[in-house]
RNA sequence: GCCGGCAUAGCUUAGUGGUAAAGCGAGGGCCUCAUAAACCCUAGACAUAAGUUCAAUUCUUAUUGCCGGCA
Numbered sequence: 001g002c003c004g005g006c007a008u009a010g011c012u013u014a015g016u017g018g019u020a021a022a023g024c025g026a027g028g029g030c031c032u033c034a035u036a037a038a039c040c041c042u043a044g045a046c047a048u049a050a051g052u053u054c055a056a057u058u059c060u061u062a063u064u065g066c067c068g069g070c071a
Stems, first nucleotide, its partner, number of pairs: 001070007010024004018054001026042004047063005
């Protein structure tokens, strides 16, 4: 330099155009003499910018970051 893959919650992952989901973690409650476990509730996210579309996490392009391959 060229090519490809990936980017969703604090972490690990779902979600192939129509209200973004779960586990762990965090906060609160319940229970207990107390702690833990179990149970209930709550908060929390689509890398950035444009385009297509009635509607975009999803499709297209560019940029950024990470990983891999070739030279």
Model confidence (mean pLDDT): 85 of 100. This is a predicted structure of a 71-nucleotide RNA (transfer RNA) from a Minisyncoccota bacterium. Its Rfam family is "tRNA". Rfam describes the family as follows. Transfer RNA (tRNA) molecules are approximately 80 nucleotides in length.